[in-house]
């Protein structure tokens, strides 16, 4: 000096007028309401406004709504199927699919980065095209002539009707036939371990050694994922599960338009629709029962938003609930922002995520719904973007800029 | 501000992980005297972007973009 990796912090800045919003304080104006009254007032409280003074007012993503939990309702959130997520190991957390921190894989020279990373030696299932063959075998081309048979040739034996004519053995040889192979070639993403020597008719883990890889023992290290050494086994077991499935573990719906309160408006139709008994107590009695509350059993609904189980409530007779169709309302409040898994700094614990202990601090908060607009200066000339019940991650957008920790290459000392 | 559901030529619309049918409009051509109808040929597509997989319109995440529904 260059070329880069990882983290963190900021997101133009000051100053002046004017503007819009929330709190709080102070004055004015005031619906109304209450108490006194000589009926004319007079005091108190004050919906709502108006003006002043101080003071708060978007983000790192307020976004997507993609996970997770707070809250709030349905019944306290049971069990069981089904249906839905995760998936290496430990930890951190309120929890997660986030996050450290490590294994193990893959890329990078390297600081580092990336990883939906249980399980196809449990089962089904799927590979288009191309190839001879796509899942346990197979054999197009080529190799081979061991075995059987054919076919030509040679020798030998026997028989012979004396013709190499018949039978039989040996041995050469064709690659025709059954057949042997899987080295090599050739397709394909993907063809059943590579290298070398033995062996063979020609090959072949068909047998050895070594090397890769797979399975189980044994030690040792480590909480564990796994390493690491040795030692046996069979020589190879292919992919695919972000394919069905299988194994672990989580998971009850639905959302602030959840839900609560006050006020006000309005009009129902039509269809479904159950089954009640028996005990015990009370009161009435015409002594035959009636009626009422309790519990048991049945029966209906309806709730636990998928189905069963199981519970829980109500009902058991002129109707509870259900379904469809219709009619009305469209307002204030309250959650809702003073306290929260808050924020910031110190210190301790821990490698880290992160937690604990002090101290300081209150920090937007509407419901048409708030941040702007002029003017001046200064630099780099300003990107993406605007909170709506609230957190913790992700994800996706982004002009740049500072700073900190580390790598790689060159030179120089 | 919440929940849901789709995306394929211009238009409708199908497709089990294996060459995106198919109809209607369009162009060009026969055909007619000129057109309609017909027949014949023909172009044009799986919103974007990553992963899984030998290979994705199909599975998975991620963005964009349409349409619905609440009291």
């Nucleotide at each position: 000096c260059g070329a880069g990796u990882c983290g963190a912090u900021c997101a133009a800045g000051u100053g002046a007028u004017c503007g819009c919003u929330g709190g709080u304080g102070g004055c004015c104006c005031a619906a109304g309401a209450c108490g006194c009254u000589u009926c004319g007032g007079c005091g108190u409280c004050g919906c709502g406004g108006g003006c002043u003074a101080c003071u708060g007012g978007a983000g790192g993503a307020a976004a997507g709504u993609c996970c997770g939990g707070g809250c709030u309702c349905c019944g306290c959130a049971g069990g069981a199927c089904a249906g839905g997520g995760u998936g290496g190991u430990c930890g951190g957390u309120a929890a997660c699919g986030c996050c450290g921190a490590c294994c193990g894989a893959c890329c990078g020279u390297g600081a580092g980065g990336u990883u939906a990373g249980g399980g196809c030696a449990a089962g089904u299932g799927c590979a288009a095209c191309a190839g001879a063959a796509a899942g346990c075998a197979a054999a197009c081309c080529g190799c081979c002539g061991a075995a059987c048979g054919a076919c030509c040739g040679u020798u030998c034996c026997g028989c012979u009707u004396c013709g190499c004519g018949c039978g039989g053995g040996g041995u050469g040889g064709u690659g025709c036939g059954u057949g042997g192979u899987a080295a090599g070639g050739g397709u394909g993403a993907a063809a059943c371990g590579g290298u070398g020597a033995g062996g063979u008719a020609a090959g072949a883990g068909c047998u050895c050694a070594c090397c890769a890889g797979c399975g189980g023992g044994u030690a040792a290290g480590g909480c564990g994922a796994c390493u690491u050494a040795c030692u046996c086994g069979g020589c190879u077991a292919g992919g695919u599960a972000a394919a069905c499935c299988c194994c672990a573990c989580c998971c009850g719906g639905a959302g602030c338009a959840a839900g609560g309160u006050u006020a006000g408006a309005c009009a129902g139709a039509u269809g479904g629709g159950a089954a009640g008994u028996c005990g015990u107590c009370g009161u009435c009695u015409u002594c035959g029962g009636a009626c009422g509350a309790c519990g048991g059993c049945g029966c209906g609904a309806a709730g636990c938003g998928g189905u069963c189980c199981g519970u829980u409530u109500c009902g058991c007779u002129c109707g509870a609930c259900c379904a469809u169709c219709g009619g009305g309302u469209a307002a204030a409040c309250c959650g809702c922002g003073c306290c929260g898994a808050g924020g910031c700094g110190a210190c301790a614990a821990g490698c880290a995520a992160u937690u604990g202990u002090c101290g300081c601090c209150c920090c937007a908060g509407a419901u048409a719904a708030a941040u702007g607009a002029u003017c001046a200066c200064u630099c780099g000339c300003g990107a993406c973007a605007g909170a709506a019940c609230c957190c913790g991650g992700c994800u996706u957008a982004u002009c740049g800029a500072u700073c900190g920790a580390c790598u790689c290459g060159u030179u120089u000392u | 501000g919440g929940c849901g559901u789709c995306g394929u030529g211009g238009c409708c619309g199908a497709a089990u992980g294996g060459c995106u049918a198919g109809g209607c409009a369009g162009c060009g051509g026969a055909u007619u005297g000129c057109a309609a109808a017909u027949c014949c040929g023909u172009a044009u597509a799986u919103c974007c972007c990553a992963g899984u997989u030998c290979g994705a319109u199909u599975c998975u995440g991620g963005g964009c973009g349409g349409c619905g529904c609440c009291u």

Predicted 3D model of RNase P RNA and transfer RNA as a complex of 484 nucleotides. Rfam match: Bacterial RNase P class A. By type it is a ribozyme. Gene Ontology terms of the family: dimeric ribonuclease P complex, ribonuclease P activity and tRNA processing. The coordinates come from a structure-prediction model, not an experiment, and the mean pLDDT is 77.